The RNA shown here (Glycine riboswitch aptamer) has 91 nucleotides and comes from a soil metagenome. RNAcentral holds the sequence, with entries from MGnify. The model forms 90% of the base pairs in the Rfam consensus. The prediction has a mean pLDDT of 81.
RNA sequence: CCUCUGGAAAGCCGGCGGACAGUCACCGCCGCACCGAAGGAGUAAGGCGCCGGGAACGGUCGGCCGAAUCUCUCAGGUUCCGGGACAGAGG
Numbered sequence: 001c002c003u004c005u006g007g008a009a010a011g012c013c014g015g016c017g018g019a020c021a022g023u024c025a026c027c028g029c030c031g032c033a034c035c036g037a038a039g040g041a042g043u044a045a046g047g048c049g050c051c052g053g054g055a056a057c058g059g060u061c062g063g064c065c066g067a068a069u070c071u072c073u074c075a076g077g078u079u080c081c082g083g084g085a086c087a088g089a090g091g
Base pairs, nucleotide, nucleotide: 001091002090003089004088005087006086011032013031014030015029016028017027018026033078034077035076039074040072041071042070046065047064048063049060050059051058052057
């Protein structure tokens, strides 16, 4: 990386329009309320840098690197389908 399998959460929300024989589903726009497990973003210890010092080490408002299933909720999602971090099996 590929294949198969498992895979949570949250509105079948309201309004207008489209499509449709018609309802739901679907698409677009508006509104309020939610979810975190596509992606993205933030961050700890520690390290670098800088200053003092022979060294050990100490200091460091500000700078850089730095993980997540934590946090944010931009994106994405909130019946089913689909997607899906991650896990198992095989290649």